This is a predicted structure of a 1413-nucleotide RNA (small-subunit ribosomal RNA) from an uncultured prokaryote. The sequence is in RNAcentral, with records from ENA. Model confidence (mean pLDDT): 85 of 100.
[in-house]
RNA sequence: AACGAACGCUGGCGGCAGGCUUAACACAUGCAAGUCGAGCGAACGUAGCAAUAGGAAACUGGCGCACGGGUGAGUAACGCGUGGGAACAUACCCUUUGGUGGGGGAUAACGGUUGGAAACGACCGCUAAUACCGCAUAAUCCCUUCGGGGCAAAGAUUUAUCGCCAUUGGAUUGGCCCGCGUUAGAUUAGCUAGUUGGUGAGGUAAAGGCUCACCAAGGCAACGAUCUAUAGCUGGUCUGAGAGGAUGAUCAGCCACACUGGGACUGAGACACGGCCCAGACUCCUACGGGAGGCAGCAGUGGGGAAUAUUGGACAAUGGGCGCAAGCCUGAUCCAGCCAUGCCGCGUGAGUGAAGAAGGCCUUAGGGUUGUAAAACUCUUUCACCGGUGAAGAUAAUGACGGUAACCGGAAAAGAAGCCCCGGCUAACUCCGUGCCAGCAGCCGCGGUAAUACGGAGGGGGCUAGCGUUGUUCGGAUUUACUGGGCGUAAAGGGCGCGUAGGCGGUAUGUCAUGUCAGGGGUGAAAGGCCUGGGCUCAACCCAGGAACUGCCUUUGAAACUGGCAAACUAGAGUCCGAUAGAGGAUGGCGGAAUUCCCAGUGUAGAGGUGAAAUUCGUAGAUAUUGGGAAGAACACCAGUGGCGAAGGCGGCCAUCUGGAUCGGCACUGACGCUGAGGCGCGAAAGCGUGGGGAGCAAACAGGAUUAGAUACCCUGGUAGUCCACGCCGUAAACGAUGUGUGCUAGACGUUGGGGGCCUUAGGCCCUGAGUGUCGCAGCUAACGCAUUAAGCACACCGCCUGGGGAGUACGGCCGCAAGGUUAAAACUCAAAGGAAUUGACGGGGGCCCGCACAAGCGGUGGAGCAUGUGGUUUAAUUCGACGCAACGCGAAGAACCUUACCAGCCCUUGACAUGGGCGUCGCGGGAUCCAGAGAUGGAUCCCUUCAGUUCGGCUGGACGCCACACAGGUGCUGCAUGGCUGUCGUCAGCUCGUGUCGUGAGAUGUUGGGUUAAGUCCCGCAACGAGCGCAACCCUCGUCUUCAGUUGCCAUCAGGUUAAGCUGGGCACUCUGAAGAAACUGCCGGUGACAAGCUGGAGGAAGGUGGGGAUGACGUCAAGUCAUCAUGGCCCUUACGGGCUGGGCUACACACGUGCUACAAUGGUAACUACAGAGGGAUGCUAAUCCGCAAGGCUAAGCAAAUCCCAAAAAGUUAUCUCAGUUCAGAUUGCACUCUGCAACUCGGGUGCAUGAAGUUGGAAUCGCUAGUAAUCGCAGAUCAGCAUGCUGCGGUGAAUACGUUCCCGGGCCUUGUACACACCGCCCGUCACACCAUGGGAGUUGGUUCUACCCGAAGACGGUUUGCUAACCGCAAGGAGGCAGCCGGCCACGGUAGGGUCAGCGACUGGGGUG
Repeated sequence: AACGAACGCUGGCGGCAGGCUUAACACAUGCAAGUCGAGCGAACGUAGCAAUAGGAAACUGGCGCACGGGUGAGUAACGCGUGGGAACAUACCCUUUGGUGGGGGAUAACGGUUGGAAACGACCGCUAAUACCGCAUAAUCCCUUCGGGGCAAAGAUUUAUCGCCAUUGGAUUGGCCCGCGUUAGAUUAGCUAGUUGGUGAGGUAAAGGCUCACCAAGGCAACGAUCUAUAGCUGGUCUGAGAGGAUGAUCAGCCACACUGGGACUGAGACACGGCCCAGACUCCUACGGGAGGCAGCAGUGGGGAAUAUUGGACAAUGGGCGCAAGCCUGAUCCAGCCAUGCCGCGUGAGUGAAGAAGGCCUUAGGGUUGUAAAACUCUUUCACCGGUGAAGAUAAUGACGGUAACCGGAAAAGAAGCCCCGGCUAACUCCGUGCCAGCAGCCGCGGUAAUACGGAGGGGGCUAGCGUUGUUCGGAUUUACUGGGCGUAAAGGGCGCGUAGGCGGUAUGUCAUGUCAGGGGUGAAAGGCCUGGGCUCAACCCAGGAACUGCCUUUGAAACUGGCAAACUAGAGUCCGAUAGAGGAUGGCGGAAUUCCCAGUGUAGAGGUGAAAUUCGUAGAUAUUGGGAAGAACACCAGUGGCGAAGGCGGCCAUCUGGAUCGGCACUGACGCUGAGGCGCGAAAGCGUGGGGAGCAAACAGGAUUAGAUACCCUGGUAGUCCACGCCGUAAACGAUGUGUGCUAGACGUUGGGGGCCUUAGGCCCUGAGUGUCGCAGCUAACGCAUUAAGCACACCGCCUGGGGAGUACGGCCGCAAGGUUAAAACUCAAAGGAAUUGACGGGGGCCCGCACAAGCGGUGGAGCAUGUGGUUUAAUUCGACGCAACGCGAAGAACCUUACCAGCCCUUGACAUGGGCGUCGCGGGAUCCAGAGAUGGAUCCCUUCAGUUCGGCUGGACGCCACACAGGUGCUGCAUGGCUGUCGUCAGCUCGUGUCGUGAGAUGUUGGGUUAAGUCCCGCAACGAGCGCAACCCUCGUCUUCAGUUGCCAUCAGGUUAAGCUGGGCACUCUGAAGAAACUGCCGGUGACAAGCUGGAGGAAGGUGGGGAUGACGUCAAGUCAUCAUGGCCCUUACGGGCUGGGCUACACACGUGCUACAAUGGUAACUACAGAGGGAUGCUAAUCCGCAAGGCUAAGCAAAUCCCAAAAAGUUAUCUCAGUUCAGAUUGCACUCUGCAACUCGGGUGCAUGAAGUUGGAAUCGCUAGUAAUCGCAGAUCAGCAUGCUGCGGUGAAUACGUUCCCGGGCCUUGUACACACCGCCCGUCACACCAUGGGAGUUGGUUCUACCCGAAGACGGUUUGCUAACCGCAAGGAGGCAGCCGGCCACGGUAGGGUCAGCGACUGGGGUG
């Protein structure tokens, strides 16, 4: 785009078309073929008194019924299409010629008798003809032996014809034959006995094996016979740019069929849709004896189906039959009815109309949109409706359609819009509902709580009396490629050769004219399509003309090319001669090394084997070594992208036989060539058969190891086999994944074996043809790559491919001894499978490098007790979050109440808190007392205090109380809706961009490379040149110095002063404080490096190569963490999931884990003594000093808002003692008594004293931190905080050991490589097993269809025979005969039957594999 369509929703009008695609299933009822009285006879009834007239019609007779109408079952065929042909027929029609004489016998109707239920008969009798039969005639015609012979006729009516017979020609129609074209399957390869041909005969309208007899053995087939399946064919129709593909409704031509099968009759024509006979199935009637029927005619019914109409009108028109005609008949036809089935046309209103109404929807709450849309006003009347007039179709009459078309008039916007879609493809977006549910879906795919994809709504888009869906065809699809594809790696080159048919074929000449080309003629039906006109108001539709119909036939010509023929040529191909190289093949012989075995000698305890071992061998003498012997197999070095061969393949040496190739010569043949379907041959390894052989090796097998296991890898043994001969097999990643042949198209460098030339000859250089390699231009290619050995440019021929899986499988065939090979599907299933390249990620890949990563060290954890967090368990609740590193002394810098979010109970409901309205009150607030209560709360009393402004008005602000509603409130959910913040890789050195260049592209380059660095740090090189975020630096701090400034700090000098003390005057030199500066830059020197960057050593310096530490965290990753800090979308609760209170819980405890503290002791405990810090904090605070208490602490009480006072004692240290033990270690646990904080220490705080004195004696596997002022060790302070610190954050004191090095573990960076990964190796993915479903193979069999062969039966029928019966016309005087009818016989033959095959399909216990989940 289309449709004979169907279904869903919807539906105003008209025109023109179309309408059982399925059951060629069965059919009730009516109609669809009759007509002629001008062929004939009789009966009937009408008019008439009658003669007679006119009518209707059964019978007889003529013509028609073979047309028209229906259907597509069969048919793969001369059936159809197209073009030809000769041996024919043709009623009616036209035409030619001639005739129409004279006779005869019957019969239906009818009458009578009679049978039957009926259908329908039987017998007897009468009668006519244009019915039937002789005779005569015969122009013509036919036959002929050429003498001759044969064949006709019908009248009717009344004056004019119509008929009849014979005949000529024509027209029309039909029969027959031939060339070409006409579906699929080779898993159908051979078929055929009347088969093919001949002669003769028969038969037919006619040629012919059409039929028969005889003879011959042919005929068809790979250019597809036969068989199977499917199918009416064509003009055309649909689609397509075309070529094609699909199709064969309506209309037209042809064919076939008429319940199924067979058969003939009549006739001009049939083997006959509405005729006959027979057989069969089915239906109906029946008196059971017997009969009737055939809608694939028009309507209609049932059935089938997704589905297809009225039991209508008329012969008015067109046409047909009969008739002289009038006319009759006509479900052909013309019309009407039904159906949106299709095509076409029209309408459902038009103009104005902004307050942009109301309502709806959305909203960022402002508005937007529906939307000039509506309303309203003005106007029109197409269609429909009502009324009137009223055709053409008919050139005289006659109109079913039809009071139709058309015209006129009238009324009123009045009666007339839906369907699908809105994620992309694909035009059109929002809200709500739902929550992987319900559902959608053509493909991709949507839906798991913010769905433009589901459902609804609003809005929008498209088409419009339709719109969607489904089905089918073509297109897109160059996706079967003729036009117009491919085969190295995507599917695809046969394993290789020889060669048949076929296809293709060198140079020059002549000829023919097959293909080819040109002109003419015939045909190519009409309709349709195209063009131009015309008619219906337009269009659809219809009419006319033209062109076209690309084809076939025929004729005339041309001769370039192709082809045939003839006769030549040498460039292709081959022969000959001379050389050459070679693991080319076959057979026979020979050789040495090695292995194993046997014999003997020497010799002694191991050997062998492995990652390490063991099995194994060995004191019965192995291994090792020496000598001798045997056997089999394979041939080191040479040896080489070297050689040979068609491929497989070929390797010691010699001989014999033998194939091919190359080079040179240019003598010969003269296209002899190339390719090659079938065919034939060769064909690694393994395997098979028979017979040999068997050293080594070695499937199977055995043992030992390894392992979770180890039917493996490793080891020790070991049989087939490997070897030979003969015969099979016929496959391989049989690969260059690249068929063979020929020609052409830049080069460079090797190498093998020839030939030639030159030179300066152990040799070098150049040229040439044949091989074999590497690189490379043009060109090609999707890219990779190929590139004179093409995958380039062309030609010829063959093979092969057409999404993945199923499957190279099943079935069938062929081959094979078997194994199996070859040929080779389908159902079903998926939306991919695949190639090349790119970026990442990954690798028990490679290279380089780094990090307390390992190593080297030091100290821990893991064992004990306790502290703390987590899991689990428990509980009314044990609130919540965090879960590898990167959760677990984490949020929590501090849960007795509070906190608190949890639980129980009791209370409140505009609320504890915010804003707004109304009313009331005037303070608010603080303190005290009493009552009820667990408290919240409720009630009562007293005291203190008495807001601001003011227009002096409770007027305004403010506060409180009450009321109603908007609302508040939520630590309720979603961190996978989010912001912000944070962790982590990782302070790792990376991450990118612009322009340019390269690539079809993804992308690459830059950023890679050579060095170097802590660093993508820097240098050099480079199709790159630059730039950004990171690195570094800039910032803070510590380390040195200078300057400035000196109080609360300091005290060298001066003075005063104390037992002592910067205590005082004074000073600011020093220390220190805190502000500004200086200083370090590989700057200098040597070496090294590339003259670089840098590295290394040194000098100087407080500090040296980033001086130490901190802050600082690129692009990004982990849907990492947090809705319980905060903020926030959506959802949820609203007398509760909100708010308040009391008590409890977060503190539970069999257990498991993480992080810590204290220890296990002598580098220690205890006691005594005594120096030196830094950094902090302090007013609800830090608290000196004195006193009391054993102590915690208490009572008092200076100083200090701090360089001034206080916390504050620093501790490790030193000395003495203890002497290795569960201790003078360790301190858990428990008891008693105190103390502090606090409203309150029961659950559940800290501290003190006395007493008690547990485990623990250095910690398994495993594991953590640390590289220097670090680890280790020692104490101090702070935040939180009423109180509570082993945690956290800071501070200083003392103060080590070790680093060879980068193999390994972990993490990371760069380059490179492989990849079937991309959620990226925690990836992907294979097979069995289990379950469910689906299709399919095998299957004992069973059921059915179809077909073949042989035989049996043999209806009707025509043909042949016979003459049993009967018999009008003719012959005959008669008897009788001819002829006819019936009967009988024969062969043929439908249906049916028997037996055996082929083939297809259905079902089938069981079974095999396959697919999907």
Its Rfam family is "Bacterial small subunit ribosomal RNA".